[in-house]
Parts: sequence; C1' cells; structure tokens
RNA sequence: GCGCCGAUAGCUCAGCUGGCUAGAGCACGCCCCUGAUAAGGGCGAGGUCGAUGGUUCGAGUCCAUUUCGGCGCACCA
Repeated sequence: GCGCCGAUAGCUCAGCUGGCUAGAGCACGCCCCUGAUAAGGGCGAGGUCGAUGGUUCGAGUCCAUUUCGGCGCACCA
C1' cells in the first nucleotide's frame, strides 16, 4: 500500500430481503418475597447504532469518504 471482518445501552451481543416505537442477557435503581441474605418475581432508567456526507417517502441496514481495532496479502535498496 491492497483486501476482508468488526464498531449498536456500563459490559457481552442480536437486529432476516430498508418499514413505521432500536432489542436481549448481565450489571444498575425501586418494589415484592425473606428474620436477614442469595435466588426468584414485578417495574424502571440507560442508546449521537464509530464519524461525515449522500440515495430514499423512509437508513442500524444501501452508497462514498474517513477514524479505530483485528486478520490476510504485497513491498522492504
């Protein structure tokens, strides 16, 4: 330098062929339960979907550029 993969909640990850309110588990807060914990149950908070621009009635999803991480290849006087 070229190519491929990944980036979505605090953490680990889903999200099919664009479609109407962006989800799960764990963690966190409140409540129930208990003599008290743990476990269990209920409710809740938590997100610029890496960034910018574009296409579209509509983008996490498509396109371009770009940042970071991983892998492969090439170059290495």

Annotation: The RNA shown here (transfer RNA) has 77 nucleotides and comes from a Planctomycetia bacterium. The sequence was found in a public genome assembly. Taxonomically the source falls in Planctomycetia (Bacteria, Pseudomonadati, Planctomycetota).